[in-house]
């Protein structure tokens, strides 16, 4: 220095013909207990690493850059 994966809620991640941002946990209410746990409902929480093209539109396609993981040197 090259190649190849990846980065998406506080956590572990899912999201392929490019159009709806989403699951489990875990957080806040409220119901339910004498009270906690559990269970239900309901509710916040997102700069899709970070810039720039394409395009009517991008988490998805293209290019650069950080970061992290691997493999050649």
């Nucleotide at each position: 220095g090259g190649g190849c994966c990846g980065a998406u809620a506080g956590u572990u991640c899912a999201g392929u013909u490019g159009g709806g941002a989403g699951a489990a946990c875990g957080c806040u209410a409220c119901a339910u207990u004498c009270g906690c746990a559990u269970u239900g409902u309901a509710g916040a929480g997102g700069u899709c690493a970070g810039g720039g093209g394409u395009u009517c539109g991008a988490c998805u396609c293209c290019c650069c850059u950080u970061c992290g993981g691997u493999c050649c040197a």
The prediction has a mean pLDDT of 84. A computed fold for a 73-nucleotide RNA from a marine sediment metagenome, annotated as transfer RNA. The sequence is in RNAcentral, with records from MGnify. It matches the Rfam family "tRNA". Rfam classes the family as a transfer RNA. Rfam links the family to the GO term triplet codon-amino acid adaptor activity.